[in-house]
RNA sequence: UAUAUAUUUGGGCAAACUUACUGAAAAGUAAGGACGCAAAGCCAUGGAUCUAACGGCAUUGGUUGUCUAGGAUUGCCAGGUUGCAACU
Numbered sequence: 001u002a003u004a005u006a007u008u009u010g011g012g013c014a015a016a017c018u019u020a021c022u023g024a025a026a027a028g029u030a031a032g033g034a035c036g037c038a039a040a041g042c043c044a045u046g047g048a049u050c051u052a053a054c055g056g057c058a059u060u061g062g063u064u065g066u067c068u069a070g071g072a073u074u075g076c077c078a079g080g081u082u083g084c085a086a087c088u
Stems, first nucleotide, its partner, number of pairs: 012037002017032006035075001041081003045078003048073003055067004
């Protein structure tokens, strides 16, 4: 590298949704529940996406609009890192 045959133990995680709590929101945590996942373990480092409280700008009789992550998503894509099984 090619062909043929055989093949995954024990198991793990948990989408949507429901309930409770936290949060301005996105969303998160816990319980239930399984759509799926060979890293759907961990890290917000790069990109991407979501939210916009504070703050800036505009506007208005009252209000609203817009910009922006110190916020969020590792089950968005990469990167880093740590594991399980078989074979070599």